Context: one part of a larger RNA
RNA sequence: UUGGGCGUAAAGCGAGUGUAGGCGGGGAAGUAAGUCGAAUGUGAAAUCCCUAGGCUUAACCAAGGAAAUGCAUUCGAAACUACUUCUCUUGAGUUCGGGAGAGGGAAGCGGAAUUUCCAGUGUAGAGGUGAAAUUCGUAGAUAUUGGAAGGAACACCAGUAGCGAAGGCGGCUUCCUGGACCGACACUGACGCUGAGACUCGAAAGCGUGGGGAGUAAACAGGAUAGAUACCCUGGUAGUCCUCGCUGUAAACGAUGAGCACUAGGUGUUGCGGGUAUCGACCCCUGCAGUGCCGUAGCUAACGCAUUAAGUGCUCCGCCUGGGGAGUACGGUCGCAAGACUAAAACUC
Numbered sequence: 001u002u003g004g005g006c007g008u009a010a011a012g013c014g015a016g017u018g019u020a021g022g023c024g025g026g027g028a029a030g031u032a033a034g035u036c037g038a039a040u041g042u043g044a045a046a047u048c049c050c051u052a053g054g055c056u057u058a059a060c061c062a063a064g065g066a067a068a069u070g071c072a073u074u075c076g077a078a079a080c081u082a083c084u085u086c087u088c089u090u091g092a093g094u095u096c097g098g099g100a101g102a103g104g105g106a107a108g109c110g111g112a113a114u115u116u117c118c119a120g121u122g123u124a125g126a127g128g129u130g131a132a133a134u135u136c137g138u139a140g141a142u143a144u145u146g147g148a149a150g151g152a153a154c155a156c157c158a159g160u161a162g163c164g165a166a167g168g169c170g171g172c173u174u175c176c177u178g179g180a181c182c183g184a185c186a187c188u189g190a191c192g193c194u195g196a197g198a199c200u201c202g203a204a205a206g207c208g209u210g211g212g213g214a215g216u217a218a219a220c221a222g223g224a225u226a227g228a229u230a231c232c233c234u235g236g237u238a239g240u241c242c243u244c245g246c247u248g249u250a251a252a253c254g255a256u257g258a259g260c261a262c263u264a265g266g267u268g269u270u271g272c273g274g275g276u277a278u279c280g281a282c283c284c285c286u287g288c289a290g291u292g293c294c295g296u297a298g299c300u301a302a303c304g305c306a307u308u309a310a311g312u313g314c315u316c317c318g319c320c321u322g323g324g325g326a327g328u329a330c331g332g333u334c335g336c337a338a339g340a341c342u343a344a345a346a347c348u349c
Base pairs, nucleotide, nucleotide: 003321004320005319006318007303008302012317014201015200016199017198021194022193023192025088026087027086028085029084030083031082033081034080035077036076037075038074039073040072041071042070049065050064051063053061054060091191092188093187094186095184096183097182098181103177104176105175106174107173108172109171110154115149116148117147118146119145120144121143125136126135162169163168206246207245208244210242211241215240216239220235221234222233223232257316258315259314260313261312262311265294266293267292268291269290270289271288272287273286274285275284298305299304322349323348324347331342332341333340334339
C1' cells in the first nucleotide's frame, strides 16, 4: 500500500458558517459522454496454455491453434449514471397563528451579606487551631445599635428542569435581537447533504491600554513543625471586575463528526397539539419535538450501547497504523510576549 479501524486499547478537528469538490427525491421526452453489444483493423516473434509431431523417452526442438483481458474506427442498445427540456410534491424552504426558554447585546433598578469609615452603648479581651502562635485590642478592640461609602456575586425558587453550534447562560425591569418547537391552509418546486482550503465564535489562565478594587487570592512575609520550598493559621500583591484589543488552548468529554432511512417494548419529565371527560382544572387515550432511566433483537474483547445506538445501511469530511525519542528538533506561518499551529529523524526497546 491493500486492508482494518476511531466510547474506554492508537485514532472524531473545541464548535459553527460556508467555497471548490464528492454525493443526491418522483414522473415524461430527448441526447449518447460513461456503460453494454457487434464488426473491422491492430495488439512483432519467442515465452505461457492446448493439439498433434521430431530426436529410443524426457528435458529440448519445430508446426498449428488459442490467448493477448488493451487501443482505434464504424454500426447498434438506452435499463442505470450523466447532460438538455418539461413536470410533480413527499426532501428543503417561505407565509400565517400560537405558546415555552438562565439564548445573545445594552441601559436602569433592588435586597441580603462581607469589608471599611463615622457616631452611640460597653469593658478586657478578641481572633485562630488538633493544640498553639504570628495577628488585632485600654490610643477602647471583639460584641451590639444607628448611619455612610464602595465593590463583587445574585440565597430560597433550582429540577438526570430549560436555552444555546460549541465555549457557555441564573436577582428584577425596559429596549434591541438570534434560534428551535407546535398547529394550519396556502406558496416555491429538489432550491438538498457533506465540506479540503477559507472565515467566524471559542472556559480558565496569560498579555497590552486606561479604569476599578469589597471579598478572595498564585507569588511573597510571618506563625506552627524535629525539619516543612507543603497541608493548618495570620497577613498579602498580581489576578479575579469594567473598557477596547490580543492570545486560541482545556479531561474544550457523551473521551462517541455531520446528515438521511430502517429496526420490540416499558417508565419518568419539558414544550406544543388532537380526542375523551368535566362547570372547570385534573384523570384517561393519542401525535410531534426535546430530555432521563430500564430493557428485546443485534452489536461489543469485555465493560457496556440499545429509536438520543456503540444495531442495520447509504453519503461526505476528519483522524489512526508498536512503545520511547516527541507533540520534541529544524523550517515555515501566526503572536507584543508567553507561546500556538504544522511536524520529523538518528538512536533505543